[in-house]
RNA sequence: AAAGUAGGAGGAACAGUCGCGCUUUAGAUGAGAGUUUAAAGUGAGGAAAGUCCGAGCUCCGCAGAACCAUGGUGCCCGGUAACGCCGGGGUGGAGUGAUCCAACGGAAAGUGCCACAGAAACAAUACCGCCUUUUUGAUAAGGUAAGGGUGAAAUCGUGGUGUAAGAGACUACGGUUAUAAGCAGAGAUGUUUAUAACGGGUAAACCCCACCAGGAGCAAGGCCAAGUAGAGAAAAGGGGUAGGUUCGCCCCGCUAUUAUUCUCGGGUAGGCCGCUUGAAUAAUCGGGUAACCGAUUAUCCAGAUAAAUGGCUGUUGGCUUCGUUGUGAAGUAUACAGAACUCGGCUUAGUUCCUGCUUUCCAA
Numbered sequence: 001a002a003a004g005u006a007g008g009a010g011g012a013a014c015a016g017u018c019g020c021g022c023u024u025u026a027g028a029u030g031a032g033a034g035u036u037u038a039a040a041g042u043g044a045g046g047a048a049a050g051u052c053c054g055a056g057c058u059c060c061g062c063a064g065a066a067c068c069a070u071g072g073u074g075c076c077c078g079g080u081a082a083c084g085c086c087g088g089g090g091u092g093g094a095g096u097g098a099u100c101c102a103a104c105g106g107a108a109a110g111u112g113c114c115a116c117a118g119a120a121a122c123a124a125u126a127c128c129g130c131c132u133u134u135u136u137g138a139u140a141a142g143g144u145a146a147g148g149g150u151g152a153a154a155u156c157g158u159g160g161u162g163u164a165a166g167a168g169a170c171u172a173c174g175g176u177u178a179u180a181a182g183c184a185g186a187g188a189u190g191u192u193u194a195u196a197a198c199g200g201g202u203a204a205a206c207c208c209c210a211c212c213a214g215g216a217g218c219a220a221g222g223c224c225a226a227g228u229a230g231a232g233a234a235a236a237g238g239g240g241u242a243g244g245u246u247c248g249c250c251c252c253g254c255u256a257u258u259a260u261u262c263u264c265g266g267g268u269a270g271g272c273c274g275c276u277u278g279a280a281u282a283a284u285c286g287g288g289u290a291a292c293c294g295a296u297u298a299u300c301c302a303g304a305u306a307a308a309u310g311g312c313u314g315u316u317g318g319c320u321u322c323g324u325u326g327u328g329a330a331g332u333a334u335a336c337a338g339a340a341c342u343c344g345g346c347u348u349a350g351u352u353c354c355u356g357c358u359u360u361c362c363a364a
Stems, first nucleotide, its partner, number of pairs: 001360010012316007020043010045336001049347002052345005057217004061252001064251001068248001070213005075089005090104001091102004105208002110206002112202003127148002129144005156174006175198010221273004230264005243255003280299008318332005
């Protein structure tokens, strides 16, 4: 200097002025609801996005009980309110490396699938080749799977003995899987020894195993005010029960001119609550490898409802360009983008700066 890799910070600050929303206080007005004046405080993100997970909260029957179905997760140990998340490890894989990825239980319970190519893809067989016999030669018969070819994958690998040529046929050393025991570890697992086998892969194929899951959701739900108008049909049924009862199925309980289904028609669309003090934030100390936990102190930081959170000026700081010995000058608020019940995650978009580490090149 270049390329890479991992992590962090920021997305302006202050002052003045004008304009908006909310809260509190003090007045004025009003029967009241409200309206208005002044002051103080405060007011859109790191992702507010996606709606993919998990919860808090609300309702359904005191969601009550279990089965099936359905769906989700899938190595070990911790963290957390919980999770499919986070931290640390193990195994496997990618990379020269720093690092990164994993949909990571089971193929010896069963059923499927492995196209094309290839002789042959769960069972076997021989395309080329090698060897033996026959033959002038071709051809024919037999043996072989060490060499070559096809393919993602083809009788575990290498050396030797042996053979007509070969081959776990035998042998030495290894590899994979399974079982048993010892050692290390909390565990996944690792390692050593012994025995046995060596015809595969695939479960983000069906399936088996373990664990988890009631449903719907702030357009949940509750209060006030106002206003009307219900009608017809179908199936079932008369309390030993039909039907309904917050996915399906089933039991219990509750429920009768009634819940259910279909058709036609009418009223309302207003106001208030839910609605922001929370598994909260910041600092310091302690524990822990870390995620995180505990203690103390301090703080209150949007609550709109067609939807406020903004404009201008100046200074400072940042960034960009130009220039200087130095002092400087000009420009600029960028990129992704805007709360709508709240919180913990993940994923995606996109800009500037800083730090650690790795590899390569050059110089000393």

Record summary
Bacterial RNase P class A from an FCB group bacterium, 364 nucleotides, folded computationally. Rfam family: Bacterial RNase P class A. Its family is annotated with tRNA processing, ribonuclease P activity and dimeric ribonuclease P complex in the Gene Ontology. Its mean pLDDT, the model's own confidence on a scale to 100, is 76. The sequence was found by an Rfam model in a public genome assembly.